[in-house]
Transfer RNA from a Planctomycetaceae bacterium, 73 nucleotides, folded computationally. The prediction has a mean pLDDT of 81. The RNAcentral record of the sequence draws on ENA and Rfam. Rfam family: tRNA. By type it is a transfer RNA. The same sequence occurs in records of 3 taxa.
RNA sequence: GCCGCCGUAGCUCAGUUGGUAGAGCAAUGCUUUCGUAAAGCAUGGGUCGUGUGUUCAAGUCACAUCGGCGGCU
Numbered sequence: 001g002c003c004g005c006c007g008u009a010g011c012u013c014a015g016u017u018g019g020u021a022g023a024g025c026a027a028u029g030c031u032u033u034c035g036u037a038a039a040g041c042a043u044g045g046g047u048c049g050u051g052u053g054u055u056c057a058a059g060u061c062a063c064a065u066c067g068g069c070g071g072c073u
Stems, first nucleotide, its partner, number of pairs: 001072007010025004019056001027043005049065005
């Protein structure tokens, strides 16, 4: 230099054909217990890496760009 894949909650990851983003764990609160842990219930937490564009509508499509991983030279 060229090619491919990945980037979504604190962490690990889903998200189908473009239709207004979720799970598990973690955190916080409550119940239970003499107390702790465990268990149950509830709550909060997101500019979907960044920017621009297409569209009535973008995590999803296009272009550019940043970062990570792998391959080729």